[in-house]
RNA sequence: UCCACGAAACGGCAAACCGCCGGAAACGGCGGGACGCAAAACCUCCGGUCCUAACUCGAGAAUCGAAGUUCGGGCGGAUAGCGGGGUUAUCGAA
Numbered sequence: 001u002c003c004a005c006g007a008a009a010c011g012g013c014a015a016a017c018c019g020c021c022g023g024a025a026a027c028g029g030c031g032g033g034a035c036g037c038a039a040a041a042c043c044u045c046c047g048g049u050c051c052u053a054a055c056u057c058g059a060g061a062a063u064c065g066a067a068g069u070u071c072g073g074g075c076g077g078a079u080a081g082c083g084g085g086g087u088u089a090u091c092g093a094a
Stems, first nucleotide, its partner, number of pairs: 005092002012037002017032006035081001041087003045084003048079004055074006
C1' cells in the first nucleotide's frame, strides 16, 4: 500500500409518525423527528414483495347484444432501509 475484517475515534445517514407538495396508486420530494444502519452512498442486472389510472389479452356473471362491471395476466411503475450482484468511499485495533 492492497484485500479481508469491524474494536475505538472523527463524523455520516435517517425508520415509524406528523405537516406541506407530487402521483391513479405503490411510493417519492422538502421540513420536523430518530427505529436503526460499516456502506441505510450510488446503480433495477437477477430473484422477491408492493401498485395498477390508462392501454392491452383472456375468463366469469348479467344481457338479445354492445358498452360497462368483476377476476386473472401483460405492459408500465415502486421498493437499493427485502435479499443477491455491480461500482465508489472514511478510519485502522485484534